The RNA shown here (Glycine riboswitch aptamer) has 101 nucleotides. Of the family's consensus pairs, 82% are formed in the model.
RNA sequence: UUGUAACUCUGGAGAAUCCUGACUAUUUGUGCAGGUGCCGAAGGUGCAAAAUAGGUAAUUUGACUUAUUAAUCUCUCAGGCAAAAGGACAGAGAAUUUAUA
Numbered sequence: 001u002u003g004u005a006a007c008u009c010u011g012g013a014g015a016a017u018c019c020u021g022a023c024u025a026u027u028u029g030u031g032c033a034g035g036u037g038c039c040g041a042a043g044g045u046g047c048a049a050a051a052u053a054g055g056u057a058a059u060u061u062g063a064c065u066u067a068u069u070a071a072u073c074u075c076u077c078a079g080g081c082a083a084a085a086g087g088a089c090a091g092a093g094a095a096u097u098u099a100u101a
Stems, first nucleotide, its partner, number of pairs: 002101005007093005016036001018035004037081003043077001044075001046073001051068006
């Protein structure tokens, strides 16, 4: 000096406003206890080829094996299943504070 992340704004999906009970209460909603079903895009788990390094055997080519290693895939721990909130990701922007390359 430049970029990335943290910052601001905008957009942003999926899945029962489920059932039972008790308290409260005019009623509803929220909260509490129990039960079943479901979602994947906070976070987290697991895995491939290639490449690199090591090991085994080996005349060579090659073969086998271990480690490093990814996602919107996978699992469904966590989280979620009206609205609100949150939300991976995308676009735009500000500042030059923090971290990092």
The prediction has a mean pLDDT of 76.
Rfam family: Glycine riboswitch aptamer. Gene Ontology term of the family: glycine biosynthetic process.